[in-house]
Context: one part of a larger RNA
Formats: sequence, C1' cells, structure tokens
RNA sequence: GAGUACACGAAAAGGCAGGUGAGAAUCCUGCCCGCCGAAAGCCUAAGGGUUCCUGGGGAAGGCUCGUCCACCCAGGGUAAGUCGGGACCUAAGCCGAGGCCGAAAGGCGUAGGUGAUGGACAACAGGUGGAGAUUCCUGUACCACGUUGCAUCGUUUGACCGAUGGGGGGACACAGGAGGAUAAGUGAACCGUGCGACUGGUCGUGCACGGCUAAGGACGGUAGCGGUGUUCCAGGCAAAUCCGGAACACAAUACGCGAAGGUCUGAUGGGGAGCGAAAAUAAGUAGCGAAGUCACUGAUUCCAUACUGUCAAGAAAAGCCUCUAGGGAGACGUAACGUGCCCGUACCGCAAACCGACACAGGUAGGCGAGGAGAGAAUCCUCAGGCGCGC
Repeated sequence: GAGUACACGAAAAGGCAGGUGAGAAUCCUGCCCGCCGAAAGCCUAAGGGUUCCUGGGGAAGGCUCGUCCACCCAGGGUAAGUCGGGACCUAAGCCGAGGCCGAAAGGCGUAGGUGAUGGACAACAGGUGGAGAUUCCUGUACCACGUUGCAUCGUUUGACCGAUGGGGGGACACAGGAGGAUAAGUGAACCGUGCGACUGGUCGUGCACGGCUAAGGACGGUAGCGGUGUUCCAGGCAAAUCCGGAACACAAUACGCGAAGGUCUGAUGGGGAGCGAAAAUAAGUAGCGAAGUCACUGAUUCCAUACUGUCAAGAAAAGCCUCUAGGGAGACGUAACGUGCCCGUACCGCAAACCGACACAGGUAGGCGAGGAGAGAAUCCUCAGGCGCGC
C1' cells in the first nucleotide's frame, strides 16, 4: 500500500458437554442435529512415489485459528508355485543377419526377433495387527517336476515318447428374442437370542435382532451336440493309421461327448445375534456361543463364442488333440514324501495425494452398487459406509 479489496473457493449446518493444553468456534471423546447414498460408499487401471502407521514438534506451508495435518523430525511398515507381469504365444507397430537402394549420414526390407490393449495358464474360505495379506496363520485344495514303494504293461513279436513337419482345434461380426439357472432381495404367525420402566391402551398373534458358509472332490447324465464302422484312393511339397475324397454295411429310445446349475462332501470346520472375564498402564478385548427353516420376487450375472436373423461376411500364433518321420529300454497309473525362480504388492485413486501454477465448484478408463415408492441406474427418503466442504 491499507484498516483499502467483488478476498477467506459451492447456502450439506451445526449445537452442547467433557478432555488436552501456556493458549481452543477450529484438536480429541460423547450425545444430539444435518448432508450423500448409481455416491459425496466400496474395489481397481493409469498416474503419483512414502503421501501409509507410530511417537514427537509447532518456525514456515494450511486463505482464520491450531494443542491439529497430506507440513517438519525420528522410527516402523509392502512377505505369493496358484493374484498381475516375466522364465509361453502372437497383432498393429518397431528392430532387422544376408539382400536391394543411396554422395555420406542413411532408407526399405526377407528369414528372424521384439511387442498386449488379445490367446494360453494351477487357491479357496476364515482369522489376524498400529500399518501387509487369494502373499502371514488355520483348514481344505490344485499345478509342474523329482525320489521311493506298490500294481500293470514292455525290452526288436518293442511298451512308451514324439516333431522346429502334416491335419484338427484355438477362431472370433452385428442385431434380436425366448428358455434354464444363480446372485441378490422380500416376507414369516415358523426357529433362536435378548427385552419389557414409562401408557389413552398393550405379557398380546408384543418389540428388536439373527435365521449363513468357498475353492476343490464325488455323483447323476438333464438342456444340448456328434452318425458309427470297414475297404479303397490322383490331394495335404517326404511319410501317415491323421485330414480330405469315394464305395459299402448298420441305423437307434442305440453309441459317444456333455452346459450353467443341482445333490452329497468339504463342514465334528468356519462364521454367527448375543453373553462376556481377569488385569499391571492393557476391553466390548480374551473366552463362550443359539437358531440356521419355509415361501415369494428375481437380475443388467451365468449357460452363451448357444439359438434365430442379417449383410458390410466379421485377427494371428502358441498352449491343446491327432498323424506319421524319428527316438526307444524302460513306461504309464497310484500312494507317500520333497522341490517350486525374478519383478510388483504400503497409501491416494471422481481426488487436498492424478492432470489443471493453488489443500482450485473443471477433467479422469473399468467393476460392485442395498431398501420403500417407481418402467427405471430418473426422482425423493433411507441401509452399509462416508461426510458437515479449514473463517
């Protein structure tokens, strides 16, 4: 400058009491009130990079204050065979042995490599603490490899393995509606636990709360899908018993495959309303633990890359199956035991922690998203949960 300014950044809203302290409208606790609730709740990608937790601090930052903080100081915190990525695969793109082109630098590009935003691929439920959890712990699984035991098969009359090769498969658009399920929700006079002081009235058919449980394993073979077998053969750049082509036989309530889900198991487990100690400074903690049924509604989720329709006709490669070429003396199964690498993992994540110079009314991909009324994810009110926007 100036006691100046259109300053204090959404009109969701605060009040009281107690505590701490030198100091309190602003910090902590309790009660009441208010706001969001397809969000102003929860998970997570990007991005950020310790902001997370604990103890301490009070100069600056915080539009006021400050005992408080995403600030300052110190200490602590991120645990994986199965989650995400790599030790697998390929797309666009990129690199590129030889090669072609070019004064030079370099450009293009074959083989090949690289590269997820895609394919493939084995773990679920509960518990835990100040801060991690599909990672630790408990219980129950699964995958790959190895060792040993047992059973079976086999050693040229060859079990079994098996391509960098052949074939199949993976494998795909958009729209639409129907069906079968489940999640979730609702009700309950039924089941269980707790309550009953106050009344105009209520021991009543009262009130409140709760009435769950995974992966995995087994069963059955439903919806649905597929013809099966024998012989021969120009093809699939060699071979083939595979694929493909042809002929013949048999034709069904057969045979083979088999969805989501269901049932049993997992579970004598977990969780559970509620009850609830002892105690140093330590609590709704440790510990104990009931009932778990019936009916209805019912998905935008699953079956489902299904089915039907349409024209603009809708990735690749590997894993996988099969076939030989080839290898071949051990192999497959089962049980027990053992082994299992690298990176990420805290915290914010519609935001005061990201992008906006700011603790900025802006912007930010995906998933979950309860109840009453309602066509509805609109709208209003409310669960869980979170907040009252730092004068």